[in-house]
Context: one part of a larger RNA
RNA sequence: CGUCGAGUCUUGAGGGGAGUUGUUCUUAGUACGAGAGGACCAGAAUGAACCAACCUCUGGUGUACCAGCUGUUCUGCCAAGAGCAUCGCUGGGUAGCUACGUUGGGAAGGGAUAAGAGCUGAAAGCAUCUAAGCUCGAAGCCUACCCCAAGAUUAAGACUCAAUAGAUCGGUCGAAGAUUACGACCUUGAUAGGACGUAGGUGUAAGUAGAGCAAUCUAUUAAGCCAAGCGUUACUAAUGAUC
Numbered sequence: 001c002g003u004c005g006a007g008u009c010u011u012g013a014g015g016g017g018a019g020u021u022g023u024u025c026u027u028a029g030u031a032c033g034a035g036a037g038g039a040c041c042a043g044a045a046u047g048a049a050c051c052a053a054c055c056u057c058u059g060g061u062g063u064a065c066c067a068g069c070u071g072u073u074c075u076g077c078c079a080a081g082a083g084c085a086u087c088g089c090u091g092g093g094u095a096g097c098u099a100c101g102u103u104g105g106g107a108a109g110g111g112a113u114a115a116g117a118g119c120u121g122a123a124a125g126c127a128u129c130u131a132a133g134c135u136c137g138a139a140g141c142c143u144a145c146c147c148c149a150a151g152a153u154u155a156a157g158a159c160u161c162a163a164u165a166g167a168u169c170g171g172u173c174g175a176a177g178a179u180u181a182c183g184a185c186c187u188u189g190a191u192a193g194g195a196c197g198u199a200g201g202u203g204u205a206a207g208u209a210g211a212g213c214a215a216u217c218u219a220u221u222a223a224g225c226c227a228a229g230c231g232u233u234a235c236u237a238a239u240g241a242u243c
Stems, first nucleotide, its partner, number of pairs: 001151001005161006014148004020048007032037001050105005058099004065092005070085006109143003116136004166243004170186005191237003194233005200226003207220005
């Protein structure tokens, strides 16, 4: 820019992905074989590698969480803290991200075939799978499974709306993201922050009291503090503008 003005939901021409395989068990120590050995067919289980999704579990990370510890400067001092020292070091760790973790996948089925196996059958009174005709037959082909997909200019379909439907800008944001785009919301509001509650993390704060010469311990106290999680709540910010 096109496709009849918009919105929602689809169809699927076409395209892409996937396609692997071992071992064990049963059948069965059966068929076969003198024995040694040892199946086809059929059914089941469990792996490897690969791929995808996810974070319940196991772990990693987690420089915005908690605690411990050292040196030093400062807050007048004690105590308690703050800054700096690789995030100062150490032990843990929410969300998110993640693999070494978890779950799932390859299939089955259908169609047409290849090599091949056949039926009927002449040319050629026989024979012959082929000449007419017909039946089978592969990890391969077309489907089937998953994904994209109407610029499929043959521009599809259904429903709804309407002379303003609707869209854009702006704003609060996001499991979306370089920007854009996409998605949620904009007071008729839970979009983000805050507050409250809670999950979860750390591990029993400070102050005070008591015990002890003291280091320290005990009680208050499963305390205090807490990021991204979940829920509730308009306290704050989502005013508005244009076509």
The part of an RNA shown here (large-subunit ribosomal RNA, domain VI) has 243 nucleotides and comes from a Candidatus Nealsoniibacteriota bacterium. The full RNA is in RNAcentral, with records from ENA.